[in-house]
A computed fold for a 97-nucleotide RNA from Phycisphaera mikurensis NBRC 102666, annotated as TPP riboswitch aptamer (THI element).
Its mean pLDDT, the model's own confidence on a scale to 100, is 77.
RNA sequence: GCUGUUCGCUCGGGGCGCGGCCGCACCACGGUCCGCUGAGAAGCACCCGCGGAACCUGACCCGGUUCGUACCGGCGUAGGGAAGCGAACGGCAUGCG
Numbered sequence: 001g002c003u004g005u006u007c008g009c010u011c012g013g014g015g016c017g018c019g020g021c022c023g024c025a026c027c028a029c030g031g032u033c034c035g036c037u038g039a040g041a042a043g044c045a046c047c048c049g050c051g052g053a054a055c056c057u058g059a060c061c062c063g064g065u066u067c068g069u070a071c072c073g074g075c076g077u078a079g080g081g082a083a084g085c086g087a088a089c090g091g092c093a094u095g096c097g
Stems, first nucleotide, its partner, number of pairs: 001092010011049004016043001017036004021031003055080003061074004
């Protein structure tokens, strides 16, 4: 000087759905309510930051399956997508004694 792993700090990115019940004449919408899946269904939370399926687009997508938006596969070698610093312990290279 380069670099690996782990941790920390700061910063940044992202999603929040489905069903029921109730209110409203109905719809839309709403709720200190109940249930489902999930890491997370508005949390001082959770997940993710380039070796990037966090998340978005295609997509109210396609096939199977299911009570179901849950589950499996495809699409998918697709198109996008958010990083710096420090510490500890190592590795490699080089210089001096």